[in-house]
């Protein structure tokens, strides 16, 4: 030695992207100081350079000129100028590092040491004197010095020879000593007399030339390179080897341990970064190399092939009289260019160092200093305390300290200043920003603005009218003289895995096998010491690093002193294990020997049905083929029967989770030939093994090539169908092709998506082949059972793994050795090569793009998946309607000034109780009206207000004229209100509709899984029901069913008005068979019948049978008003539909505001080529029409119901008794009977239409209802489709109620008449639950191309 955001409804991988950190360079915005530094044109242009500077020095080597001296200036002369300095083009190289070699070599200045420094000579520069040229610069003459330059001499050095003698050494060509000969050959002086020079030849010392081992880049889409190449004789040339150059010979030499070629780069000490291995850089200071505008050549000299030396050749500039010259900043400032990107044309030679000089001292942009730069690092401040106030960790305010910085002045310091550093004056004064607030990530659910715009944003992602994410403003976080950004780089990343990763399914095992290099290799003995390891020397340059200690106030920073600093390298020990040598030996292999097993190969020949086609015979109208058909074949006789013959393919049954093989493959039968594995063996060999880069061979199908073959099949192609089309599916035909025989391709889901040997782990069950033992036996070529070996399958435990899942045939745990894989796409594409006739195969990128792309599992949801199960808002067997037709509501459309607005599949459409004349009312066309409160204008010179005419108007002190009354507020402005059926159900609350006449929908502990999740809720039965029984890693609970609840059907008790009567007594009318009954009504009794309404009983699968498990339950059955939930109804889970409503009320947040407020007159909401839903009324005789007679039940009723009685043909009118209700008020109808109609657009039907009348109401035209008479339309049982119903139900039939002033074909309710058909399935809609696939999850109205 740290993680986090980002694939998903949610989980676990797996992988890449993003964030935090550090470090370099530029940007942005801010900024008081002070110290260190080895920081500052490296990146792009080794691009060009104006002008200054950057290399001189010696008079003690000499000559020479002018000067009053001192000096000065020009020549010759030595020594320097090969050093400092500057840049990184170039180069992949002995450039560098690092260790060696030099027996192949050099070294000026400088030390030691010996030895000398003798004779001689002739020039020449400055000068002077004549000249050429614009300049640069030259020519000719006459003189003359040296430490300049020449000659002789010695000393000395080289060379060659002696088969010469010592020495060192691994090896003489090396050093010495001798002899012969030979070549060549030194020197210079100056002085202050000190001394400094000057030659020779030996050694040192320094500095270097060469040579060499080893180390460090990318690429095989570079696989062969290379002729002076590679050696050798002989020469040239150097300081010195050497094909370095030259000549003749010979034909080598380098490479997969990666040569040649490309492409990039100075190399290293070191720096950055990391726990470290490592990655990346290496301009900057140190070491080495290289360059000097580009290129090539030389001289001098010790040293150069030379930054400020020459010469040439390119190119650029400059000067110029057009002859001709001249110039090189990758030295120091300093200009342009170029870039995102880097300073003053400054002091001094005072320190340190070069150089010359005896030496003073000259010179030195090296080198010390200052200026500049927020370049880095280190260091400090922007105040402290204390009292009051406030909106309180803060601010204001007063008063006290303080002075690092900041000012005034002095001294110290320097070469001269700056800075600093002491000292002093004065004063809290002069001294904070940057960058963020949605997550990650520390820090707003604050205001205003914006409204998928404008813009943010390293990933994910905000923004579409309430934005913690954009822009401001406040608030807080965070660092802090800094702070953010872009780029680049290391870290994080075990994300290139040595340390340290995988490879079934997520990227990734070659299709399979042999096999070379390579790599790795059984027991065992002996030697060795290559490697390894240990000890001890050298070296690893200095800075750098680290530890200690030490000096600047501390810190950077400097300075000692240790260490460290992989690697190299001498020398000495060790003997496990590799390694190498020599020997042994059998457990790996490996040969051999037996008897067996087997669709192994290869070629040969021999058969079998069945198929087409031919021939003959029979026989007659169809055959084929399809869901259906239709082309197609048949009268020239098909199809189908028989018989005979050709031809080519294929090999049924046996046949198998059987076999053989390396794989791809192999299936009729016989024979030749042949490979391989198992099994067994008291045989041989002795490690001969194992993977395998590159090679090689083998390799389905399909295609090509070349010649056959061709029954059947059967791409392409024709035709039939089926489609909205059908370049498919389906039919009829067909061509290459599928066969052979010789090639060639070389690729598959070549899959066990699992490489190949080898060792090692619990087990259970089949099965093939070999063996071996044991029992039965009828002795067989039989049967059972065991054992070991080798295959092959299945189940499974450890253990692995993200999980599916593996699991002795491993994906377990080790070992060797090959391949391969690093997010997703482009792309297995492009382009180069290599192969191949072609098709195409191998190999194999990048620009660009992109946040996930994947896997394996988990809930749902879906399915023209499977199973089980249930529903008359689902069939089926049935009843009735709907759709046709007038009419009546509602709804689209149109249209209008306006026809208000909302609901829109079940779940919008007689729905907003919505039956709207006015109102209602939100709509459209007129008139009016109104601002609480505040501030300003205005007001007693009279303000809102009222008011008679008159005008305007539908009407109106609304408003204008004109005139009166009254007295204090002010609607001109600006805010800011009431109001608002304005807008947003996608901001909401309430409430309601559905899914839902469903049977679900969860929760504790436990238990299973890494984890979402899972069980529990599953199975079996059985129920209306997750109802209940059973089983079972689950046991138990709660919401829901169910039961509580109301109504209605049975009985029992209790009660007696307003009810109610088996009694009794009357009164009025009826009927009598003369006794008497009936009806209405009254007074009595009464509650025993009915009724009405309280309380309770009563049904529980309790009894009986059978079915089931002795259950749960089912079926039949007694009894019983009533039978298996007895009929209805009520309630109706956890949720889901962004379902409906802001016009029911309620609200949030927009928005109008004197009009989108209120108020009123009048239209409209009724409109009418037209489509849709709901109803009514018919279409007739089971009807109609007239007449007469019967029988309820809910209800309502004082602005009200309204008896009874008159008037009227009716509708209604007048007058009104009773009812504040079991008291009074409301004719049921359909049905019965009887008379008429006779099948017809009628005596069905009853729109429309006309006249007469009522009734409510301000008001009935637009627009109401009802009577009454006239008129008398479609309409003669409804098409594709659809809806409702399972019993007192459909169906008919009428009351009553709500709405209501008047209006019911609507809603809600009530009687009353009274059926048909299942007792069933899941086939059509659809709902529950299991299981299954999925690349859906705003979830198939999905994804997707």
């Nucleotide at each position: 030695u740290u993680c986090c955001g980002g694939u998903u409804g949610a989980u676990c991988c797996u992988g890449c992207c993003a964030g935090a950190g550090g470090c370099g360079a530029c940007c942005g915005c801010u900024a008081u100081u002070g110290g260190a530094g080895u920081u500052c044109g490296a990146u792009u242009a080794a691009g060009c350079c104006a002008u200054g500077c950057g290399a001189g020095u010696a008079g003690a080597a000499a000559g020479a000129a002018a000067u009053u001296a001192g000096a000065u200036u020009c020549u010759u002369u030595g020594c320097a100028u090969a050093c400092u300095g500057c840049u990184c083009a170039g180069u992949a190289a002995c450039a560098c590092g690092u260790g060696g070699a030099u027996a192949a070599c050099c070294u000026g200045c400088c030390c030691u040491a010996c030895a000398c420094u003798g004779g001689g000579g002739g020039a020449u520069a400055a000068u002077c004197u004549c000249g050429g040229g614009a300049a640069a610069c030259u020519g000719a003459g006459c003189a003359u010095a040296a430490u300049a330059c020449c000659c002789c001499a010695u000393a000395g050095a080289c060379c060659a020879c002696u088969a010469c003698g010592c020495c060192u050494g691994g090896a003489a060509c090396g050093g010495u000593g001798a002899g012969u000969g030979g070549u060549u050959g030194a020197a210079a002086g100056c002085u202050u007399c000190g001394g400094c020079g000057g030659u020779g030849u030996a050694g040192g010392a320094u500095g270097g030339g060469u040579c060499u081992g080893c180390g460090g880049c990318g690429u095989a889409u570079c696989a062969g390179g290379u002729u002076g190449u590679a050696g050798g004789g002989g020469g040239u040339g150097u300081a010195a080897u050497g094909g370095a150059c030259c000549u003749c010979c010979u034909a080598g030499c380098c490479a997969u341990c990666g040569a040649c070629g490309c492409g990039u780069a100075c190399g290293g000490g070191u720096u950055g970064u990391g726990g470290g291995a490592g990655c990346a850089a290496u301009a900057g200071c140190c070491c080495g190399g290289a360059g000097a505008c580009g290129g090539a050549u030389u001289c001098u000299g010790a040293g150069a092939c030379a930054c400020g030396a020459a010469u040439c050749c390119g190119g650029a500039c400059c000067c110029u009289a057009c002859g001709g010259g001249g110039u090189g900043c990758a030295g120091c400032a300093g200009g342009c260019g170029c870039g995102a990107a880097a300073a003053c044309u400054u002091c001094a030679c005072a320190c340190u160092g070069c150089a010359g000089g005896a030496a003073a001292c000259u010179g030195u942009g090296a080198u010390g200093a200052g200026g500049g730069a927020a370049c880095u690092c280190c260091a400090a401040g922007u105040g402290a305390c204390u009292g009051c106030a406030c909106a309180a960790u803060g601010u204001g305010u007063a008063g006290c300290c303080u002075u690092u910085u900041c000012u005034u002045g002095a001294a110290u310091u320097u070469u001269a200043a700056u800075a600093g550093u002491u000292c002093u004056u004065g004063g809290a004064a002069u001294a904070a920003g940057g960058g963020c607030u949605g997550g990650g990530a520390a820090a707003g659910a604050c205001c205003g603005g914006u409204g998928c715009c404008a813009g943010c944003c390293g990933c994910c992602g905000c923004g579409g009218u309430a934005a913690u994410a954009c822009c401001g403003g406040c608030a807080g976080c965070u660092c802090g003289a800094g702070u953010g950004g872009u780029c680049g780089u290391c870290g994080c990343u075990u994300u290139u895995a040595u340390u340290g990763g995988g490879c079934c399914u997520a990227a990734a095992a070659c299709g399979u096998c042999c096999g070379u290099a390579g790599c790795c290799u059984g027991u065992u003995u002996g030697g060795u010491a290559a490697a390894u390891c240990u000890g001890u020397g050298g070296g690893u340059a200095a800075a750098u690093c680290a530890a200690u200690c030490c000096g600047c106030u501390u810190a950077a920073c400097g300075g000692a002193u240790u260490g460290a600093a992989u690697u190299c390298u001498g020398c000495a020990g060790a003997g496990a294990c590799u390694g190498c040598c020599a020997g042994a030996c059998u457990a790996g292999g490996g040969a051999c020997c037996g008897g067996g097993a087997g669709a192994g190969g290869u070629a040969u020949g021999a058969g079998g049905u069945a198929c087409u086609c031919u021939g003959g015979g029979g026989g007659u109208a169809g055959g084929g083929g399809u869901a259906a058909a239709a082309u197609c074949c048949u009268g020239u006789c098909a199809u189908c029967c028989u018989c005979a013959g050709a031809g080519g393919a294929c090999c049924a049954c046996c046949u198998g989770u059987u076999g053989c093989g390396a794989a791809g493959g192999c299936g009729u039968c016989a024979u030749a030939c042949u490979g391989g594995a198992a099994c067994g063996g008291a045989u041989c060999c002795g490690a001969c093994g194992g993977u395998c880069a590159g090679g090689g061979a083998c390799g389905a199908a399909g295609c090509c090539u070349a010649g056959g073959g061709g029954c059947a099949c059967g791409a392409a192609c024709c035709g039939g169908a089926u489609u909205a089309g059908a370049u498919a599916c389906c039919c009829g035909g067909g061509u290459a092709g599928u066969c052979c025989u010789a090639g060639g391709u070389g690729u598959a889901a070549a899959c066990g998506c699992u490489g190949u040997g080898g060792a090692u782990u619990u087990g259970g069950u089949g099965u093939g082949u070999g063996g071996g033992g044991u029992c039965c036996g009828c002795a067989a070529u039989g049967g059972g059972c065991c054992c070991c070996a080798u295959g092959u399958g299945c189940c499974g435990g450890a253990g692995u793994g993200a999980a599916g899942a593996u699991g002795u045939u491993a994906a377990a745990u080790c070992c060797a050795c090959u391949g391969c894989c690093u997010g997703g796409g482009a792309a297995g594409u492009a382009c180069g090569u290599a192969c191949g006739c072609a098709a195409g195969u191998a190999u194999g990128a990048a620009a660009c793009u992109u946040a996930a792309a994947g896997g394996a599992a988990u809930u749902g949801g879906c399915g023209g998946g499977g199973g089980a199960g249930c529903a008359c808002c689902a069939c089926a067997a049935g009843g009735g309607g709907u759709g046709a037709a007038g009419c009546c509501u509602g709804c689209g459309g149109u249209u209008c000034a306006a026809u208000u607005g909302g609901a829109g599949u079940c779940a919008a459409c007689g729905c907003c109780a919505g039956a709207a004349a006015u109102c209602u009312u939100a709509c459209c066309c007129g008139g009016a009206g109104a601002g609480a409160c505040a501030g300003c204008a205005g007001a007693a010179u009279g303000a809102a207000g009222g008011u008679c005419a008159a005008g305007c108007u539908g009407a109106a002190g609304a408003c204008u004229u004109u005139a009166c009354c009254a007295g204090a507020c002010a609607a001109g402005c600006u805010g800011a209100g009431a109001g608002g059926u304005g807008g947003u159900g996608c901001a909401u609350g309430g409430c309601c509709g559905u899914c839902g006449c469903c049977a679900g929908c969860u929760c504790g502990u436990g238990c299973c899984g890494u984890g979402a999740g899972a069980u529990g809720u599953c199975c079996u039965g059985u129920u209306a029901a997750g109802u209940c029984a059973g089983g079972u890693a689950a046991c138990g609970a709660g919401c829901g069913a169910g039961a509580u609840c109301c109504c209605u059907g049975c009985c029992u008790c209790u009660a007696g008005u307003u009810g109610c009567c088996a009694c009794c007594a009357u009164u009025a009318c009826u009927c009598u068979c003369a006794g008497g009954a009936g009806u209405a009504g009254u007074g009595g009794g009464g509650c025993g019948a009915a009724u009405u309404a309280g309380c309770g009983g009563g049904a529980c699968c309790g009894c009986c049978g059978c079915a089931g498990u002795u259950a749960a339950u089912g079926c039949g059955g007694a009894g019983g008003a009533a039978g298996g939930a007895a009929g209805g109804g009520g309630c109706c889970a956890c949720g889901g539909c962004a379902g409906g409503u802001c016009a029911g009320u309620a609200u949030g947040c927009c928005c109008c505001g004197a009009a989108a407020c209120u108020c009123u007159g009048g239209g409209g909401c009724c409109a009418c080529a037209c489509g849709c839903g709901g109803g009514c009324u018919g279409c007739a005789a089971u009807g109609g029409u007239a007449a007469c007679g019967a029988c309820a039940a809910u209800u309502g009723g004082u602005u009200u119901c309204g008896a009874a009685u008159c008037c009227g043909a009716a509708a209604g009118g007048a007058u009104g008794a009773g009812g504040u209700a079991a008291u009074c008020c409301u004719c049921a109808a359909a049905c019965g009977u009887u008379a008429c109609c006779a099948c017809a657009g009628u005596u069905a039907u009853g729109a429309c239409u006309g006249a007469g009348g009522g009734c409510u109401g301000c008001a009935a035209c637009u627009c109401g209802c009802c009577c009454u008479c006239a008129c008398g339309a479609a309409u003669a049982u409804g098409g594709a489709a659809u809806c409702c119903c399972u019993a007192g139900u459909a169906a008919c039939u009428g009351c009553g109620u709500g709405u209501c002033a008047u209006u019911a074909u609507c809603g809600c309710g009530c009687g009353g008449u009274g059926a048909a058909u299942a007792c069933g399935u899941c086939c059509c809609u659809g709902c529950u639950c299991c299981u299954u696939g999925c690349a859906c999850a705003c979830a198939c109205c999905g994804c997707c191309c």
The RNA shown here (small-subunit ribosomal RNA) has 1345 nucleotides and comes from an uncultured marine archaeon. The coordinates come from a structure-prediction model, not an experiment, and the mean pLDDT is 82. It matches the Rfam family "Archaeal small subunit ribosomal RNA". Gene Ontology terms of the family: structural constituent of ribosome and ribosome. The sequence is in RNAcentral, with records from ENA.